[in-house]
The RNA shown here (transfer RNA) has 72 nucleotides and comes from a Candidatus Berkelbacteria bacterium. Its mean pLDDT, the model's own confidence on a scale to 100, is 80. Lineage of the source: Bacteria > Bacteria candidate phyla > Candidatus Berkelbacteria. Its Rfam family is "tRNA". The family's RNA type in Rfam is transfer RNA. About the family: Transfer RNA (tRNA) molecules are approximately 80 nucleotides in length.
RNA sequence: UCCCAAGUCGUCUAACGGUAGGACGUCUCCCUCUGGAGGAGAAGGUUCUAGGUUCGAAUCCUAGCUUGGGAG
Numbered sequence: 001u002c003c004c005a006a007g008u009c010g011u012c013u014a015a016c017g018g019u020a021g022g023a024c025g026u027c028u029c030c031c032u033c034u035g036g037a038g039g040a041g042a043a044g045g046u047u048c049u050a051g052g053u054u055c056g057a058a059u060c061c062u063a064g065c066u067u068g069g070g071a072g
Stems, first nucleotide, its partner, number of pairs: 001071007010024004018055001026042005048064005
């Protein structure tokens, strides 16, 4: 330099172009002598960045950034 893949709540991981969900964690409450376990609920995402296409984009297109792999 070129090619390929990945980037989504704190972490991990889903989402045929049509309300971004789940698990763990965190917080509150219930239960318990206490803790743990268990039960109920809540908060937490400008979906890596910037444009484009579209009535509508996490998803499609272009460029870039980061990480990993490969070629020379």